[in-house]
This is a predicted structure of a 1483-nucleotide RNA (small-subunit ribosomal RNA) from an uncultured bacterium. The coordinates come from a structure-prediction model, not an experiment, and the mean pLDDT is 83. The sequence is in RNAcentral, with records from Greengenes.

């Protein structure tokens, strides 16, 4: 002292969650000892058993037990209160103290600081005074009786310090009247008087204790005030003895305490009543504090004692271990009657996550009684049990690398980790066990001595007394010897790999992890963290400035009331005096102890404790100061207001009145349509519409002016005019003298919609209808049209009522327009005051943005706000005629919901630009036949990939077997290959031969033959490796390709700018095929891509000339570079030139560049290839190769033969062949490039009609060969399903081949289908392009080539334009998209489950009213009864617990049935919202 989580990313606002500490705590794993402490928080549930108050014989009468003693008796035994002693009895004191628990109570109960002149006080102290006389009883004991018992009732006798009574008494009481002196208002006090009434106990050792009055002290309590003391206003009114007075009772007292008369008062928004919930305080926890939460242990106060209620006794209770009623509920019991209160201490029983011995002693301290001894004493000291918490202290230390073994893990011959850990060596013994010794706490009281003073008191010394306890301590002894767990390890948050698992099982405190390479899940090895504890869970503070006093906020995130007037309240301007309430200081009393804090001390230390000391911020009281507020008194004039003068204005209300325009009606002219829309159609029209003129009605709105102009408090307000009402401003500074500001509640306004009465009712126009569009259309559009829109009068009270920005005052740069008034001046300019608009500075803000009209700096006041949902609901209440406002939750639910900004993608946005992208034009495709591919379907199998663009003549550049990777079927099992190791066996094996079975592959068998350099090869058989997969995972992966795209894009350093993601740059103006290049610029600069450089074609020019070529010269032929020669030309193939906007022009342009134009073989990239930026598509391939990870292993490996991959209602891509005359057939003729070619290519000749055959020859190729066609001339056919067009088929052939059935190609005759240019639609292509025309190659024995790759031949049309369609690019722009439009997302409806609203009824609860009834018991009345009295008994009478009955509130639970609301990977319908979301969205 912070951290995590909204997002691609960033900043805010905002909630959530985490680290900290605390606890009378449970639970789970685990536990060595010892100290201080602590322990039923739940049922004030209900108890069984024992103990928790009792003493005094020195008050009495006595004498049941116990011991002695005495008399009697041989002894049993009896008698005797004589003595110690003492049951029960009477008495006296004490039981009101001490323990206990916390129901009750929102209160003088409790804290605090005061009164009491309105009061008691028993024991104890101190003073002062008495303590003579007498009398009757009664318990006890004795005797008789009821009764199961508890208990009780008669009779007889008896004692006191029990009771009575007389006497004596006062400085006690009371009651008169006097003086004095003091106070606080009744009133005290002090003198001195008069009258009246009241007392006592004995006991004795003779010392004395006791006993009665009387004053005082102390100590304890009564009582009364003053301040503080919980939430809820969805509790707004309470109250009748109630507020208050006189009298009187009553109390210790004061008092409506009470009661009787009189008055009608008393509390309340500064929160009464009610209601709910709690004992307060010292302190505790926590927090920097301020506070918040708390009220266990300890210490004070208070109530309480099974629930009520009463009252007695006594100083003192209305009494825990008393006592009477009533209730409940437990026992006894002879059923007639009795008993009891553990919230004392133990201990049970229930409840509970949970909380302990039916334990020792009065030895201390402390109470009671006693004259003492002493007796009691669950108080209290001590023990027992629990890790509950706090302290401590151990489980060892030192040294030891081969860094041992094991386990784990890796890039694995090897290395890292556990780990100096251990082993081993040495050393120490707290603590353990053993064994000895052993305190303190003790002072008293007594008894013994001895002193002082003088006969019982004090001093002082000695003995006696220990429950904790043979404890704590302390010593000797033996040996690392007895002692380490828990939870974490994805981030936060300290600490990592391995294995299993496969959105399964689980984890999770938030955020999330898990769908086969999981640091998150289990295990495991390792590390991390505390440590006899370690986690968890639950509660409290903190963090959390997230209720903000210290310490926020409301434009847009949650938040300013729709405005105004205005009680109360809060706040207020200058001077000057009084006082001194608030403030500030000094000084007193109190603020108990304990805690907490500091300082010394004490248990070895420490928790623990003792002792000083500060501290108690607080309350009371007194003195003094007077700035400042207050409060009173005088003034002041600048705030406010009046006055006087002058303007402004859609400011308001009522009332005439005016022209347009609709619309209707009468009426003229007039003919066929109108009238709507994207196009229609409903509507309206020959009965005369529409259109065009005239009048004439009828409501309702006010063009132009007009304007981010003007008026109002907001809503609002607009023709013109007239009445009446208000207001703002400017001037002037005469007047009042702070009269001011805010404003909870209150009052009064408050658009449009709506509701009520009555009017009106032209236009629009909800609802309705009709017509279109639509898969639908309850809608958007079109024709009708009624509520209403208008007016009177009354309600409603809400709106994105918004500048989402409350009032007021001050104060704090500017620039510039306006409206209204005034003022200076020259007309130009300027000044000042109120209003109202744009900019742009400091400051502010999360940023957008505000910026003198503040969202900046201060101040007063008010009103709101605390995470999204749920919800402005529900429920109460309040207002309303009603729609409905208004006030306003909760459960539940979710980790977010939100605000500005930023960089992408999108948009049925918007500029701009280019593309065979459209147009404009060839020529195709879709129609037909084949061929090929793919779906599909079918099969034993039709291997398997490819699938929008970017899969479909793709993998495949060549399936009859091979190929194959699929099907049947037969086989083999270290296997089909290669490599090593080990063992055995030797002439085995292998090689060849031979025979047998088989489709084959194998299989089985005989006989032969037979290496060596002696180390071996070789091959079989075993043994362990290592094999083999076209098997899965292209979403583990390299490599490789396909697309956007040959599209101009795509980034960096440095600077600058914002908090920041980011932004500048790379925008802007031009230009270009390009981010191509200029120019401007907070930006200078680089990078990959563009383009150049390469290839190849187009011109030259050199250089070289054989396989090329042949001009010129020679020679040969029927004839040919055929042959000498020659390189001149063409060719070939090296090396150069050549094309750079270089020249020139343009009213060019600043430049870059553009358009023209010259030369030139080619001109503005010359044509053409290769050449593919950052990246996108989990885009394609694991079957091309590679490769992780998995999976098979006599099988998903491998070998054969057959089959299949070529199937065939069908669909759908590519192609080809054609449908003809620009053709077809016949003939004759001509001109290519590029390639190929020895298991080849083949000249030439012969034979076949031809595919082809047989011979035979050159070529390893610029040498020799494969070798053109369209095209030209000529002929024929004439418009037809043909002399077009070849499919289909049937014959008979060739070739390749081990083999042409499935299932090859090519010949030949015959056959001679469909098809006469092909819907909607689509495809290519801008020049040597497109059309057409052959030729060649690759793979290949051959071939399904109509593919595919190149090659040349011949050779067009068209392009006005960029509105549209597709695709791109670059700028803006909007967004609720970021998996990015194939996005996001809303409602109903179905399901499932949650919590909640209503609700006939139904069931407790506490409270209150009224009626009846009435216990005990205090008061009171009282003839009979009893007593001698006094006074009782019984009886009546007030009041009252409780009990009964009735109405009605109020809380609470539960319900048939119903609302709605939220949550839930993949349901239905539709698409409402975000892009102009395809009808702008909201309120």
């Nucleotide at each position: 002292a912070g951290a995590g989580u909204u997002u691609g990313a960033u900043c805010c606002u905002g909630g959530c969650u985490c680290a900290g500490g605390a606890u009378g705590a449970a639970c789970g794993c685990u536990a060595g000892c010892g100290g201080c402490a602590g322990g039923c928080u739940u049922a004030a549930c209900a108890c069984a058993u024992g103990c928790a108050a009792g003493u005094c014989g020195a008050g009495g009468g006595g004498u049941a037990a116990c011991a002695g003693g005495g008399u009697a008796g041989c002894a049993a035994u009896a008698c005797u209160g004589c003595u110690g002693a003492c049951g029960a009895c009477c008495g006296g004191c004490g039981c009101a103290c001490g323990g206990g628990g916390g129901a009750g109570u929102a209160u003088c109960g409790c804290g605090u600081a005061u009164g009491c002149a309105a009061c008691c006080u028993a024991c104890c102290u101190u003073u002062a005074a008495c303590u003579g006389g007498g009398g009757g009883a009664u318990a006890g004991c004795u005797u008789c009786g009821a009764g199961a018992a508890a208990u009780c009732g008669g009779a007889a006798u008896u004692a006191a310090u029990a009771c009575c009574c007389c006497a004596u008494a006062a400085c006690a009481u009371u009651u008169c009247a006097c003086a004095a002196a003091g106070g606080c208002a009744u009133c005290u006090u002090u003198g001195a008087g008069a009258a009246a009434u009241u007392a006592a106990a004995g006991c004795u050792c003779c010392g004395g204790c006791g006993g009665u009055u009387a004053a005082a002290g102390a100590u304890g309590g009564g009582c009364a005030u003053g301040c503080g003391u919980a939430a809820c206003a969805u509790u707004a009114g309470u109250u009748u003895g109630u507020u208050g007075g006189u009298g009187a009772g009553g109390u210790a007292a004061c008092g409506g305490c009470u009661c009787a008369c009189c008055a009608a008062g008393a509390c309340u928004a500064c929160g009464a009543u009610g209601u709910u919930u709690a004992g307060g305080g010292g302190g505790u926890c926590u927090g920097a504090g301020a506070g918040g939460a708390u009220g266990a242990u300890c210490c004070c106060c208070c109530a309480c004692a099974c629930u009520g209620g009463u009252a007695c006794u006594g100083a003192g209770a209305c009494a825990c271990g008393g006592a009477c009623c009533a209730g409940a509920c437990u026992c006894c019991u002879a059923c007639g009657g009795g008993a009891g209160g553990c919230a004392g201490c133990a201990g049970u029983g229930a409840g509970g996550a949970a909380u302990a011995u039916u334990g020792g002693u009065c030895a201390a301290u402390g109470g009671g009684c006693g004259a003492a001894a002493g007796c009691c004493u669950g108080a209290a000291c001590c023990a027992g049990c629990c890790a509950u918490g706090c302290c401590g202290c151990g489980u060892g230390c030192a040294g030891g690398a081969a860094g041992a073994c094991u386990g784990c893990c890796c890039u694995a011959u090897g290395g890292g980790u556990u780990g100096u850990a251990a082993a081993c060596u040495g050393c120490u013994u707290u603590u353990a066990u053993a064994c000895a010794g052993g305190a303190a706490u003790a002072a008293c009281c007594c008894u013994c001595c001895g002193a002082a003073c003088g006969u019982g008191u004090u001093c002082g010394g000695a003995g006696c007394u220990g429950a904790a306890g043979g404890u704590a301590c302390c010593g000797u002894a033996u040996g690392a010897a007895u002692a380490a767990g828990c939870a974490u390890c994805g981030g936060c948050u300290a600490a990592c790999u391995c294995c299993g698992u496969g959105c399964c099982a689980g984890c999770a405190g938030c955020c999330g992890c898990g769908g086969u390479a999981a640091u998150a899940c289990g295990g495991a090895g390792g590390a991390u963290g505390c440590a006899a504890g370690c986690g968890u869970u639950a509660u409290c503070c903190g963090g959390a400035u997230u209720c903000a006093u210290u310490g926020g906020g409301u434009u847009u995130a949650a938040a300013g009331g729709g405005u105004g007037c205005g009680c109360a309240g809060g706040u207020g301007g200058g001077a000057a005096a009084a006082u001194a309430a608030g403030u500030c200081a000094g000084u007193g009393g109190u603020g108990a102890a304990a805690u907490a804090c500091u300082g010394c001390c004490g248990c070895u230390u420490a928790a623990c404790g003792g002792u000083a000391g500060a501290a108690u911020u607080g309350c009371c009281a007194u003195u003094g100061a007077u700035a400042c507020u207050g409060u009173u008194u005088u003034u002041c004039u600048u705030g406010a207001g009046u006055a006087u003068g002058g303007u402004u204005g859609a400011g308001g209300u009522a009332g005439g009145u005016g022209g347009a325009a609709u619309g209707u009606g009468u009426u003229g002219u007039g003919u066929a349509g109108c009238g709507g829309u994207g196009a229609a159609a409903u509507g309206c029209u020959u009965a005369g519409a529409g259109a065009u003129g005239a009048c004439a009605c009828a409501g309702a709105a006010c063009a132009c002016c007009g304007a981010c102009g003007g008026c109002g408090a907001a809503g609002g307000c607009a023709g013109g005019u007239u009445a009446c009402c208000a207001a703002c401003c400017c001037a002037u500074u005469a007047c009042u003298g702070a009269c001011g500001c805010u404003g909870a509640g209150g009052c009064a306004c408050g658009a449009a919609a709506g509701c009520g009465u009555g009017g009106g009712g032209a236009u629009c126009a909800a609802a309705c209808a009709g017509g279109a569009u639509u898969a639908g259309a309850u809608a958007c559009c079109c024709u009708g049209g009624u509520a209403g829109u208008c007016c009177a009068c009354g309600c409603c009270g809400u709106a994105a009522a918004c500048u989402a920005u409350g009032a007021u005052u001050a104060c704090u740069a500017g620039u510039u327009g306006u409206u209204g008034g005034c003022g200076a001046u020259a007309c130009a300019u300027u000044g000042c005051c109120a209003g109202u608009g744009a900019c742009u500075g400091a400051g502010c803000g999360a940023a957008a943005g505000c910026a003198u009209u503040a969202a900046g700096u201060a101040a007063u006041c008010c009103a709101c706000c605390u995470g999204g949902g749920g919800a402005g609901u529900a429920c109460g209440u309040u207002c309303g005629c009603a729609a409905g406002a208004a006030u306003g939750a909760a459960a539940c639910u979710c980790a977010a919901a939100g605000g500005a900004a930023u960089u992408g993608a999108c948009g049925g946005g918007g500029g701009c630009c280019c593309g065979c992208a459209c147009a404009a034009g060839c020529g195709g495709a879709g129609g037909a036949g084949c061929a090929u591919g793919u779906g599909g379907u079918u099969u034993a199998a039709u291997u398997c990939g490819a699938u929008g663009a970017u899969a479909c003549g793709c993998g495949a550049g060549g399936a009859a077997c091979c190929u194959u990777a699929c099907c049947u079927g037969g086989g083999c099992u270290c296997g089909a290959a290669c490599g090593g190791u080990g063992c055995a066996g030797g002439a085995a094996u292998a090689u060849g031969u031979c025979a047998g079975u088989g489709a084959a592959a194998g299989c089985a068998g005989g006989g032969u033959u037979c290496c060596u350099u002696c180390g071996g090869a070789c091959g079989a058989u075993c043994u362990a490796c290592a094999a083999g997969g076209u098997g899965c995972u292209g979403c583990a992966u390299g490599g490789u390709u396909g697309u956007c795209g040959u599209c101009a894009g795509c980034u960096c350093g440095u600077g600058c700018c914002g908090u920041g993601a980011g932004g500048u740059g790379u925008c802007g103006g031009g230009u270009u095929a390009a981010g191509u290049c200029c120019c401007a610029u907070a930006a200078c600069g680089a990078g990959c891509g563009c383009a150049a450089c390469c290839c190849u074609u187009a011109u030259c020019g050199u250089u070289a000339g054989u396989u090329g070529c042949c001009a010129g010269c020679g020679g040969a032929u029927c004839a040919u570079g055929c042959c000498g020669g020659g390189c001149a030309c063409u060719c070939u193939a090296g090396c150069g030139a050549g094309a750079c906007u270089g020249c020139c022009g343009g009213u060019c342009u600043u430049a870059a560049g553009c358009c023209g134009g010259a030369g030139g073989a080619a001109g503005g990239u010359g044509g053409g290839g290769a050449u593919g930026a950052c990246g996108u598509c989990a885009a394609a391939u694991c079957a091309g190769c590679a490769c992780g990870g998995c999976c098979c292993u006599u099988a998903u490996g491998u070998c054969c033969a057959g089959g299949g991959c070529u199937a065939c209602a069908c669909a759908c891509g590519u192609g080809u062949u054609a449908c003809a005359a620009u053709g077809g057939c016949c003939g004759a003729u001509a001109c290519a490039a590029a390639g190929g070619g020895c298991a080849g290519c083949u000249a030439c000749u012969c034979c076949g009609c031809g595919a082809g055959g047989a011979g035979a020859u050159g070529c390893u190729a610029a040498u020799c060969u494969c070798c053109a066609a369209a095209g030209u001339c000529g002929g024929u056919c004439u418009c037809a399903g043909u002399u077009c067009g070849g499919a289909u088929c049937g014959a008979a052939g060739u070739c390749u081949g081990c083999a042409a059935c499935c299932c090859g190609a090519c010949u030949u005759c015959g056959u001679g289908a469909a098809g006469c240019u092909g819907g909607a639609u689509u495809c290519g292509c801008u020049a040597g392009u497109a059309a057409u025309c052959g030729c060649a190659u690759a793979u290949c024995a051959g071939c399904c080539a109509u593919g595919a790759u190149g090659c040349g031949g011949u050779g067009a049309a068209u392009a006005c334009g960029u509105u549209c369609c597709c695709g791109g690019g670059c700028c803006u722009u909007g967004u609720a998209c970021a998996c990015a439009c194939c996005g996001c997302c809303c409602g109903u409806c179905a399901a499932a489950c949650a919590a909640u609203g209503g609700a006939a009824g139904c069931u407790g609860g506490g409270g209150g009213u009224a009626c009846c009834u009435g216990a005990a018991g205090u008061c009171u009345g009282u003839a009979a009864c009893c007593g001698c009295a006094a006074g009782g008994a019984g009886c009546g009478g007030c009041c009252u617990a409780g009990g009964g009955u009735a109405a009605a509130a109020c809380u609470a639970g539960u319900a048939a049935c119903u609302g709605g609301u939220g949550u839930u990977a993949a349901g239905u319908c539709g698409u409402a919202a975000c892009a102009a979301g395809g009808u702008a969205a909201c309120c």